[in-house]
């Protein structure tokens, strides 16, 4: 000086849940508050979670209509679900 790690300083984010505000909802900004976090910085690539939405099967006395349940497309969300990717502060063992 790198790397693996994470003591110790100084700082950094903010979970629930409350006020306000966009949104049809997931849910997203701003203030409040602190579960908790060395990547709880950034990235929807793959897995996944959630949201309306449509289609297919099954069920409700079921033809249609609705309703509910499972698949399953696309689309939206979630980076404090795992994983990749890119980036980064401080420096004992």
């Nucleotide at each position: 000086u790198c790397c693996u790690c994470g003591a110790a300083a100084g700082g950094g984010c903010a979970a629930a849940c409350c006020g306000g505000u966009g949104g049809a909802a997931a849910c997203g900004c701003c203030g409040g508050g602190a579960c908790g976090c060395a990547a709880a910085g950034c990235u929807a690539g793959g897995g996944g979670g959630c949201g309306g939405c449509g289609a297919a099967u099954c069920g409700a006395a079921a033809u249609c209509c609705u309703c509910g349940a499972u698949u399953u497309g696309a689309c939206g969300u979630c980076a404090g679900c795992c994983c990749g990717g890119c980036c980064g502060c401080c420096g004992a063992a």
Predicted 3D model of a 93-nucleotide RNA (c-di-GMP-I riboswitch aptamer) from Lacipirellula limnantheis. Its mean pLDDT, the model's own confidence on a scale to 100, is 86.